[in-house]
RNA sequence: UCAGAUAAAGCCAAACCCGCUGCGAGGCGGGGACGGAAAGCCGCGGAUCUUUUCAAGAUAGCCGGGUUGCCUCAG
Repeated sequence: UCAGAUAAAGCCAAACCCGCUGCGAGGCGGGGACGGAAAGCCGCGGAUCUUUUCAAGAUAGCCGGGUUGCCUCAG
RNA backbone atom coordinates (compact mmCIF):
# COMPACT_ATOMS: atom_id res chain seq x y z
P U A 1 -0.89 3.87 3.55
O5' U A 1 -0.98 2.89 2.29
C5' U A 1 -0.69 3.38 0.99
C4' U A 1 -0.68 2.24 0.00
C3' U A 1 -1.92 1.36 0.00
O3' U A 1 -2.97 1.93 -0.75
C1' U A 1 0.00 0.00 0.00
P C A 2 -4.51 1.59 -0.32
O5' C A 2 -4.69 0.08 -0.80
C5' C A 2 -4.63 -0.25 -2.18
C4' C A 2 -4.51 -1.74 -2.37
C3' C A 2 -5.64 -2.57 -1.81
O3' C A 2 -6.76 -2.61 -2.68
C1' C A 2 -3.59 -3.56 -1.20
P A A 3 -8.24 -2.52 -2.04
O5' A A 3 -8.32 -3.76 -1.05
C5' A A 3 -8.24 -5.09 -1.54
C4' A A 3 -7.98 -6.06 -0.39
C3' A A 3 -9.06 -6.08 0.68
O3' A A 3 -10.14 -6.91 0.32
C1' A A 3 -6.94 -5.90 1.70
P G A 4 -11.63 -6.57 0.88
O5' G A 4 -11.54 -6.91 2.42
C5' G A 4 -11.24 -8.23 2.85
C4' G A 4 -10.93 -8.23 4.32
C3' G A 4 -12.05 -7.74 5.22
O3' G A 4 -12.97 -8.80 5.45
C1' G A 4 -10.01 -6.75 5.88
P A A 5 -14.16 -8.61 6.54
O5' A A 5 -13.60 -9.51 7.72
C5' A A 5 -13.17 -10.84 7.44
C4' A A 5 -12.78 -11.56 8.71
C3' A A 5 -13.84 -11.53 9.80
O3' A A 5 -13.87 -12.78 10.47
C1' A A 5 -11.82 -10.67 10.63
P U A 6 -15.08 -13.78 10.27
O5' U A 6 -16.00 -13.53 11.54
C5' U A 6 -16.77 -12.34 11.67
C4' U A 6 -17.44 -12.31 13.02
C3' U A 6 -16.48 -12.36 14.20
O3' U A 6 -17.04 -11.64 15.29
C1' U A 6 -17.89 -14.25 14.23
P A A 7 -16.52 -10.16 15.60
O5' A A 7 -14.94 -10.32 15.75
C5' A A 7 -14.38 -11.17 16.76
C4' A A 7 -13.25 -10.47 17.48
C3' A A 7 -13.59 -9.11 18.07
O3' A A 7 -14.23 -9.24 19.32
C1' A A 7 -11.51 -9.00 16.93
P A A 8 -15.23 -8.06 19.81
O5' A A 8 -14.24 -6.89 20.24
C5' A A 8 -13.37 -7.06 21.37
C4' A A 8 -12.51 -5.83 21.53
C3' A A 8 -13.27 -4.51 21.55
O3' A A 8 -13.78 -4.24 22.84
C1' A A 8 -11.46 -4.34 20.06
P A A 9 -15.12 -3.31 22.95
O5' A A 9 -14.54 -1.85 22.64
C5' A A 9 -13.54 -1.28 23.47
C4' A A 9 -13.11 0.05 22.93
C3' A A 9 -14.25 0.97 22.56
O3' A A 9 -14.78 1.62 23.69
C1' A A 9 -12.65 0.96 20.83
P G A 10 -16.35 1.99 23.75
O5' G A 10 -16.38 3.46 23.16
C5' G A 10 -17.33 3.82 22.19
C4' G A 10 -16.68 4.71 21.16
C3' G A 10 -17.62 5.20 20.07
O3' G A 10 -18.35 6.34 20.48
C1' G A 10 -15.71 4.28 19.07
P C A 11 -19.88 6.44 20.05
O5' C A 11 -19.78 6.71 18.48
C5' C A 11 -19.03 7.80 17.98
C4' C A 11 -19.05 7.82 16.47
C3' C A 11 -20.43 7.78 15.85
O3' C A 11 -21.07 9.04 15.89
C1' C A 11 -19.02 6.28 14.71
P C A 12 -22.68 9.09 16.11
O5' C A 12 -23.22 8.80 14.64
C5' C A 12 -22.83 9.61 13.55
C4' C A 12 -23.22 8.95 12.26
C3' C A 12 -24.70 8.62 12.12
O3' C A 12 -25.45 9.74 11.72
C1' C A 12 -23.40 6.77 11.43
P A A 13 -26.92 9.96 12.33
O5' A A 13 -27.76 8.76 11.70
C5' A A 13 -27.81 8.59 10.28
C4' A A 13 -28.49 7.30 9.95
C3' A A 13 -29.93 7.23 10.44
O3' A A 13 -30.78 6.67 9.46
C1' A A 13 -28.65 5.45 11.37
P A A 14 -32.21 7.26 9.22
O5' A A 14 -32.81 6.22 8.17
C5' A A 14 -32.27 6.13 6.87
C4' A A 14 -32.83 4.91 6.17
C3' A A 14 -34.33 4.73 6.31
O3' A A 14 -35.03 5.51 5.36
C1' A A 14 -33.26 2.69 6.80
P A A 15 -36.40 6.24 5.78
O5' A A 15 -37.38 5.03 6.10
C5' A A 15 -37.80 4.15 5.06
C4' A A 15 -38.52 2.96 5.65
C3' A A 15 -39.74 3.30 6.49
O3' A A 15 -40.88 3.53 5.69
C1' A A 15 -38.42 1.69 7.62
P C A 16 -41.81 4.79 5.98
O5' C A 16 -42.31 4.53 7.47
C5' C A 16 -43.16 3.42 7.78
C4' C A 16 -43.28 3.26 9.28
C3' C A 16 -43.66 4.52 10.03
O3' C A 16 -45.06 4.76 9.99
C1' C A 16 -41.83 3.50 11.11
P C A 17 -45.60 6.27 9.98
O5' C A 17 -45.40 6.72 11.49
C5' C A 17 -46.11 6.06 12.55
C4' C A 17 -45.70 6.60 13.89
C3' C A 17 -45.70 8.13 14.00
O3' C A 17 -47.01 8.64 14.21
C1' C A 17 -43.71 7.28 14.93
P C A 18 -47.36 10.11 13.62
O5' C A 18 -46.58 11.08 14.63
C5' C A 18 -46.97 11.12 16.00
C4' C A 18 -46.05 12.05 16.77
C3' C A 18 -45.84 13.43 16.17
O3' C A 18 -46.92 14.30 16.43
C1' C A 18 -43.76 12.55 16.83
P G A 19 -47.26 15.46 15.33
O5' G A 19 -46.10 16.52 15.58
C5' G A 19 -46.02 17.21 16.82
C4' G A 19 -44.77 18.05 16.87
C3' G A 19 -44.57 19.03 15.72
O3' G A 19 -45.34 20.21 15.89
C1' G A 19 -42.55 17.89 16.12
P C A 20 -45.86 21.00 14.56
O5' C A 20 -44.53 21.68 13.98
C5' C A 20 -43.86 22.68 14.74
C4' C A 20 -42.54 23.05 14.09
C3' C A 20 -42.62 23.48 12.64
O3' C A 20 -43.03 24.83 12.50
C1' C A 20 -40.85 21.95 12.90
P U A 21 -43.88 25.23 11.17
O5' U A 21 -42.85 25.04 9.97
C5' U A 21 -41.69 25.85 9.89
C4' U A 21 -40.78 25.38 8.77
C3' U A 21 -41.42 25.31 7.39
O3' U A 21 -41.49 26.59 6.78
C1' U A 21 -40.17 23.35 7.79
P G A 22 -42.71 26.85 5.74
O5' G A 22 -42.26 26.08 4.42
C5' G A 22 -41.20 26.58 3.63
C4' G A 22 -40.89 25.63 2.50
C3' G A 22 -42.07 25.26 1.60
O3' G A 22 -42.35 26.27 0.66
C1' G A 22 -40.80 23.33 2.11
P C A 23 -43.90 26.66 0.41
O5' C A 23 -44.58 25.34 -0.15
C5' C A 23 -46.01 25.21 -0.13
C4' C A 23 -46.46 24.35 -1.27
C3' C A 23 -45.79 22.97 -1.33
O3' C A 23 -46.49 22.05 -0.53
C1' C A 23 -45.77 24.00 -3.48
P G A 24 -45.65 20.98 0.35
O5' G A 24 -44.97 20.02 -0.73
C5' G A 24 -45.77 19.17 -1.54
C4' G A 24 -44.94 18.63 -2.69
C3' G A 24 -43.71 17.85 -2.27
O3' G A 24 -44.05 16.49 -2.07
C1' G A 24 -43.12 19.44 -3.92
P A A 25 -43.20 15.62 -1.02
O5' A A 25 -41.93 15.18 -1.88
C5' A A 25 -42.06 14.28 -2.98
C4' A A 25 -40.77 14.24 -3.76
C3' A A 25 -39.54 13.91 -2.93
O3' A A 25 -39.38 12.52 -2.79
C1' A A 25 -39.12 15.81 -4.30
P G A 26 -38.90 11.91 -1.39
O5' G A 26 -37.52 12.68 -1.18
C5' G A 26 -37.08 13.06 0.09
C4' G A 26 -36.46 14.44 0.01
C3' G A 26 -35.84 14.92 1.32
O3' G A 26 -34.53 14.40 1.47
C1' G A 26 -37.25 16.59 0.48
P G A 27 -34.02 14.00 2.96
O5' G A 27 -33.81 15.43 3.64
C5' G A 27 -32.90 16.37 3.08
C4' G A 27 -32.98 17.68 3.83
C3' G A 27 -32.81 17.57 5.34
O3' G A 27 -31.43 17.55 5.69
C1' G A 27 -34.71 18.88 4.87
P C A 28 -30.96 16.63 6.91
O5' C A 28 -31.45 17.47 8.18
C5' C A 28 -30.94 18.78 8.41
C4' C A 28 -31.68 19.43 9.56
C3' C A 28 -31.82 18.59 10.82
O3' C A 28 -30.64 18.58 11.60
C1' C A 28 -33.89 19.56 10.32
P G A 29 -30.31 17.25 12.46
O5' G A 29 -31.37 17.33 13.65
C5' G A 29 -31.26 18.38 14.61
C4' G A 29 -32.40 18.31 15.60
C3' G A 29 -32.62 16.97 16.26
O3' G A 29 -31.70 16.71 17.31
C1' G A 29 -34.69 17.84 15.57
P G A 30 -31.31 15.17 17.63
O5' G A 30 -32.63 14.58 18.29
C5' G A 30 -33.07 15.07 19.55
C4' G A 30 -34.36 14.40 19.97
C3' G A 30 -34.35 12.88 19.95
O3' G A 30 -33.69 12.31 21.07
C1' G A 30 -36.34 13.68 18.97
P G A 31 -32.93 10.88 20.87
O5' G A 31 -34.12 9.83 20.69
C5' G A 31 -34.99 9.55 21.78
C4' G A 31 -36.19 8.73 21.33
C3' G A 31 -35.90 7.34 20.79
O3' G A 31 -35.67 6.40 21.82
C1' G A 31 -37.46 8.42 19.40
P G A 32 -34.57 5.23 21.59
O5' G A 32 -35.07 4.49 20.27
C5' G A 32 -36.33 3.79 20.26
C4' G A 32 -36.60 3.26 18.87
C3' G A 32 -35.52 2.31 18.36
O3' G A 32 -35.81 1.00 18.81
C1' G A 32 -36.03 3.95 16.70
P A A 33 -34.66 -0.10 18.87
O5' A A 33 -34.50 -0.44 17.33
C5' A A 33 -33.61 -1.39 16.89
C4' A A 33 -33.59 -1.39 15.36
C3' A A 33 -32.35 -2.09 14.82
O3' A A 33 -32.67 -2.68 13.58
C1' A A 33 -32.37 0.18 14.15
P C A 34 -33.10 -4.22 13.46
O5' C A 34 -32.74 -4.55 11.95
C5' C A 34 -33.78 -4.78 11.01
C4' C A 34 -33.42 -4.23 9.66
C3' C A 34 -32.00 -4.45 9.15
O3' C A 34 -31.79 -5.79 8.75
C1' C A 34 -32.71 -2.29 8.59
P G A 35 -30.29 -6.39 8.69
O5' G A 35 -29.71 -5.66 7.40
C5' G A 35 -28.35 -5.31 7.32
C4' G A 35 -28.23 -3.96 6.64
C3' G A 35 -26.80 -3.45 6.57
O3' G A 35 -26.16 -3.97 5.42
C1' G A 35 -28.16 -1.77 7.49
P G A 36 -24.57 -4.36 5.56
O5' G A 36 -23.87 -2.93 5.57
C5' G A 36 -24.04 -2.05 4.47
C4' G A 36 -23.42 -0.71 4.78
C3' G A 36 -21.94 -0.75 5.15
O3' G A 36 -21.12 -0.82 4.00
C1' G A 36 -23.12 0.67 6.64
P A A 37 -19.87 -1.86 3.97
O5' A A 37 -18.59 -0.90 3.96
C5' A A 37 -18.32 -0.02 5.01
C4' A A 37 -17.02 0.69 4.78
C3' A A 37 -15.89 -0.17 4.24
O3' A A 37 -14.91 0.67 3.66
C1' A A 37 -15.44 0.40 6.48
P A A 38 -14.78 1.04 2.20
O5' A A 38 -14.49 2.58 2.50
C5' A A 38 -15.38 3.58 2.06
C4' A A 38 -16.30 3.96 3.21
C3' A A 38 -17.49 4.81 2.75
O3' A A 38 -18.59 4.48 3.57
C1' A A 38 -16.31 5.94 4.41
P A A 39 -19.96 4.11 2.86
O5' A A 39 -21.03 4.87 3.75
C5' A A 39 -21.10 6.31 3.73
C4' A A 39 -22.13 6.78 4.75
C3' A A 39 -21.91 6.23 6.14
O3' A A 39 -22.39 7.17 7.10
C1' A A 39 -23.89 5.31 5.23
P G A 40 -21.48 7.87 8.16
O5' G A 40 -20.44 8.65 7.22
C5' G A 40 -20.78 9.87 6.63
C4' G A 40 -19.81 10.95 7.10
C3' G A 40 -19.84 12.20 6.25
O3' G A 40 -20.86 13.08 6.67
C1' G A 40 -17.60 11.47 6.55
P C A 41 -21.84 13.69 5.56
O5' C A 41 -20.90 14.73 4.79
C5' C A 41 -20.32 15.83 5.48
C4' C A 41 -19.27 16.49 4.62
C3' C A 41 -19.72 16.82 3.20
O3' C A 41 -20.47 18.02 3.13
C1' C A 41 -17.61 15.78 3.13
P C A 42 -21.60 18.14 1.96
O5' C A 42 -20.75 18.26 0.61
C5' C A 42 -19.90 19.38 0.39
C4' C A 42 -19.23 19.28 -0.95
C3' C A 42 -20.17 19.06 -2.12
O3' C A 42 -20.74 20.28 -2.55
C1' C A 42 -18.32 17.61 -2.31
P G A 43 -22.30 20.27 -2.98
O5' G A 43 -22.27 19.54 -4.38
C5' G A 43 -23.17 19.92 -5.40
C4' G A 43 -22.78 19.24 -6.70
C3' G A 43 -23.70 19.60 -7.87
O3' G A 43 -22.95 19.51 -9.09
C1' G A 43 -23.74 17.28 -7.52
P C A 44 -21.88 20.60 -9.47
O5' C A 44 -20.66 19.69 -9.98
C5' C A 44 -19.80 20.15 -11.00
C4' C A 44 -19.12 18.97 -11.66
C3' C A 44 -20.05 17.93 -12.27
O3' C A 44 -20.50 18.33 -13.55
C1' C A 44 -18.39 16.83 -11.01
P G A 45 -21.93 17.76 -14.08
O5' G A 45 -21.61 16.26 -14.50
C5' G A 45 -20.82 16.00 -15.66
C4' G A 45 -20.77 14.51 -15.94
C3' G A 45 -22.13 13.82 -15.99
O3' G A 45 -22.79 14.00 -17.23
C1' G A 45 -20.66 12.56 -14.65
P G A 46 -24.41 14.08 -17.22
O5' G A 46 -24.85 12.59 -16.84
C5' G A 46 -24.63 11.52 -17.75
C4' G A 46 -24.86 10.18 -17.10
C3' G A 46 -26.28 9.91 -16.62
O3' G A 46 -27.15 9.55 -17.69
C1' G A 46 -24.76 9.21 -14.98
P A A 47 -28.72 9.93 -17.58
O5' A A 47 -29.25 9.09 -16.33
C5' A A 47 -29.30 7.67 -16.40
C4' A A 47 -29.74 7.11 -15.05
C3' A A 47 -31.07 7.64 -14.54
O3' A A 47 -32.17 6.95 -15.12
C1' A A 47 -29.48 7.75 -12.81
P U A 48 -33.53 7.74 -15.48
O5' U A 48 -34.23 7.89 -14.06
C5' U A 48 -34.64 6.73 -13.33
C4' U A 48 -34.90 7.08 -11.88
C3' U A 48 -35.91 8.19 -11.65
O3' U A 48 -37.24 7.73 -11.75
C1' U A 48 -34.02 8.58 -10.31
P C A 49 -38.38 8.71 -12.31
O5' C A 49 -38.58 9.73 -11.09
C5' C A 49 -39.05 9.26 -9.83
C4' C A 49 -38.90 10.35 -8.78
C3' C A 49 -39.60 11.66 -9.09
O3' C A 49 -40.98 11.62 -8.82
C1' C A 49 -37.42 12.09 -8.28
P U A 50 -41.96 12.63 -9.64
O5' U A 50 -41.68 14.03 -8.93
C5' U A 50 -41.98 14.21 -7.55
C4' U A 50 -41.66 15.63 -7.14
C3' U A 50 -42.35 16.70 -7.98
O3' U A 50 -43.66 16.90 -7.52
C1' U A 50 -40.07 17.25 -7.68
P U A 51 -44.80 17.30 -8.62
O5' U A 51 -44.50 18.84 -8.86
C5' U A 51 -44.60 19.76 -7.78
C4' U A 51 -44.00 21.08 -8.19
C3' U A 51 -44.54 21.66 -9.49
O3' U A 51 -45.76 22.32 -9.26
C1' U A 51 -42.17 21.86 -9.41
P U A 52 -46.83 22.41 -10.48
O5' U A 52 -46.26 23.62 -11.32
C5' U A 52 -46.92 24.02 -12.51
C4' U A 52 -46.28 25.29 -13.06
C3' U A 52 -44.77 25.19 -13.26
O3' U A 52 -44.40 25.96 -14.39
C1' U A 52 -45.26 26.92 -11.74
P U A 53 -44.21 25.19 -15.78
O5' U A 53 -42.85 24.37 -15.59
C5' U A 53 -41.62 25.04 -15.38
C4' U A 53 -40.52 24.35 -16.16
C3' U A 53 -40.81 24.21 -17.65
O3' U A 53 -39.60 24.35 -18.38
C1' U A 53 -40.51 22.08 -16.70
P C A 54 -39.27 25.68 -19.07
O5' C A 54 -37.77 25.48 -19.54
C5' C A 54 -37.30 24.26 -20.09
C4' C A 54 -36.19 24.55 -21.10
C3' C A 54 -35.23 25.66 -20.68
O3' C A 54 -33.92 25.38 -21.18
C1' C A 54 -36.33 26.27 -22.68
P A A 55 -32.82 24.77 -20.26
O5' A A 55 -33.10 25.37 -18.82
C5' A A 55 -32.84 26.75 -18.56
C4' A A 55 -33.60 27.19 -17.33
C3' A A 55 -33.09 26.62 -16.01
O3' A A 55 -32.01 27.37 -15.51
C1' A A 55 -35.43 26.37 -16.12
P A A 56 -30.97 26.65 -14.49
O5' A A 56 -31.82 26.58 -13.14
C5' A A 56 -32.30 27.78 -12.53
C4' A A 56 -33.26 27.44 -11.42
C3' A A 56 -32.70 26.51 -10.35
O3' A A 56 -31.95 27.23 -9.40
C1' A A 56 -34.84 25.76 -11.02
P G A 57 -30.96 26.42 -8.43
O5' G A 57 -31.98 25.63 -7.52
C5' G A 57 -31.67 24.34 -7.02
C4' G A 57 -32.93 23.72 -6.48
C3' G A 57 -32.70 22.38 -5.80
O3' G A 57 -32.33 22.57 -4.45
C1' G A 57 -34.45 22.18 -7.35
P A A 58 -31.25 21.55 -3.82
O5' A A 58 -32.07 20.19 -3.70
C5' A A 58 -33.17 20.11 -2.79
C4' A A 58 -33.71 18.69 -2.78
C3' A A 58 -32.65 17.61 -2.58
O3' A A 58 -32.32 17.46 -1.22
C1' A A 58 -34.07 17.03 -4.37
P U A 59 -30.82 17.00 -0.85
O5' U A 59 -30.79 15.46 -1.25
C5' U A 59 -31.65 14.54 -0.60
C4' U A 59 -31.60 13.20 -1.28
C3' U A 59 -30.22 12.55 -1.36
O3' U A 59 -29.92 11.88 -0.15
C1' U A 59 -31.35 12.34 -3.44
P A A 60 -28.55 12.20 0.62
O5' A A 60 -27.38 11.92 -0.42
C5' A A 60 -27.21 10.61 -0.97
C4' A A 60 -25.73 10.23 -0.94
C3' A A 60 -25.12 10.22 0.46
O3' A A 60 -24.22 9.13 0.56
C1' A A 60 -23.92 11.70 -0.93
P G A 61 -24.16 8.25 1.88
O5' G A 61 -25.36 7.21 1.71
C5' G A 61 -25.33 6.23 0.68
C4' G A 61 -26.65 5.50 0.64
C3' G A 61 -27.85 6.40 0.42
O3' G A 61 -28.81 5.69 -0.35
C1' G A 61 -28.13 5.20 2.40
P C A 62 -29.11 6.18 -1.82
O5' C A 62 -28.26 5.13 -2.69
C5' C A 62 -28.72 3.79 -2.85
C4' C A 62 -28.53 3.37 -4.30
C3' C A 62 -27.10 3.53 -4.81
O3' C A 62 -26.27 2.45 -4.43
C1' C A 62 -28.60 4.47 -6.36
P C A 63 -24.69 2.69 -4.21
O5' C A 63 -24.14 2.80 -5.70
C5' C A 63 -24.21 1.69 -6.57
C4' C A 63 -23.67 2.07 -7.94
C3' C A 63 -22.30 2.73 -7.95
O3' C A 63 -21.24 1.79 -7.83
C1' C A 63 -23.74 3.94 -9.35
P G A 64 -19.88 2.26 -7.08
O5' G A 64 -19.25 3.33 -8.09
C5' G A 64 -18.67 2.91 -9.31
C4' G A 64 -18.39 4.08 -10.23
C3' G A 64 -17.34 5.09 -9.78
O3' G A 64 -16.01 4.59 -9.97
C1' G A 64 -19.19 6.24 -10.66
P G A 65 -14.86 5.05 -8.93
O5' G A 65 -14.70 6.62 -9.18
C5' G A 65 -14.22 7.11 -10.43
C4' G A 65 -14.26 8.63 -10.45
C3' G A 65 -13.51 9.31 -9.32
O3' G A 65 -12.11 9.38 -9.57
C1' G A 65 -15.63 10.30 -9.54
P G A 66 -11.09 9.35 -8.31
O5' G A 66 -11.28 10.81 -7.69
C5' G A 66 -10.94 11.97 -8.44
C4' G A 66 -11.27 13.22 -7.66
C3' G A 66 -10.68 13.29 -6.27
O3' G A 66 -9.33 13.74 -6.29
C1' G A 66 -12.95 13.86 -6.17
P U A 67 -8.25 13.09 -5.28
O5' U A 67 -8.68 13.68 -3.87
C5' U A 67 -8.63 15.08 -3.63
C4' U A 67 -9.33 15.42 -2.33
C3' U A 67 -8.87 14.62 -1.12
O3' U A 67 -7.67 15.11 -0.56
C1' U A 67 -11.22 14.66 -1.18
P U A 68 -6.67 14.08 0.19
O5' U A 68 -7.34 13.94 1.62
C5' U A 68 -7.34 15.04 2.52
C4' U A 68 -8.27 14.78 3.68
C3' U A 68 -7.96 13.55 4.54
O3' U A 68 -6.90 13.77 5.45
C1' U A 68 -10.27 13.65 4.11
P G A 69 -6.01 12.50 5.90
O5' G A 69 -7.03 11.65 6.77
C5' G A 69 -7.50 12.16 8.01
C4' G A 69 -8.57 11.26 8.57
C3' G A 69 -8.15 9.83 8.90
O3' G A 69 -7.47 9.76 10.14
C1' G A 69 -10.21 9.81 7.77
P C A 70 -6.66 8.41 10.53
O5' C A 70 -7.76 7.63 11.38
C5' C A 70 -8.23 8.15 12.61
C4' C A 70 -9.02 7.11 13.37
C3' C A 70 -8.34 5.75 13.50
O3' C A 70 -7.36 5.73 14.53
C1' C A 70 -10.61 5.45 12.91
P C A 71 -6.07 4.78 14.37
O5' C A 71 -6.69 3.32 14.53
C5' C A 71 -7.28 2.91 15.76
C4' C A 71 -7.86 1.53 15.62
C3' C A 71 -6.89 0.48 15.10
O3' C A 71 -6.07 -0.04 16.13
C1' C A 71 -8.93 0.32 13.94
P U A 72 -4.58 -0.53 15.79
O5' U A 72 -4.82 -1.91 15.02
C5' U A 72 -5.48 -2.98 15.67
C4' U A 72 -5.74 -4.10 14.69
C3' U A 72 -4.51 -4.59 13.94
O3' U A 72 -3.81 -5.53 14.73
C1' U A 72 -6.32 -4.29 12.43
P C A 73 -2.51 -6.27 14.13
O5' C A 73 -3.07 -7.76 13.93
C5' C A 73 -3.37 -8.55 15.06
C4' C A 73 -3.91 -9.89 14.64
C3' C A 73 -3.26 -10.55 13.44
O3' C A 73 -2.03 -11.16 13.77
C1' C A 73 -5.60 -10.80 13.31
P A A 74 -0.85 -11.24 12.69
O5' A A 74 -1.48 -12.15 11.55
C5' A A 74 -1.68 -13.54 11.78
C4' A A 74 -2.44 -14.15 10.61
C3' A A 74 -1.83 -13.92 9.24
O3' A A 74 -0.77 -14.82 8.96
C1' A A 74 -4.13 -13.47 9.15
P G A 75 0.53 -14.27 8.14
O5' G A 75 -0.10 -13.95 6.70
C5' G A 75 -0.65 -15.02 5.92
C4' G A 75 -1.30 -14.47 4.68
C3' G A 75 -0.39 -13.63 3.78
O3' G A 75 0.47 -14.42 2.99
C1' G A 75 -2.49 -12.58 4.01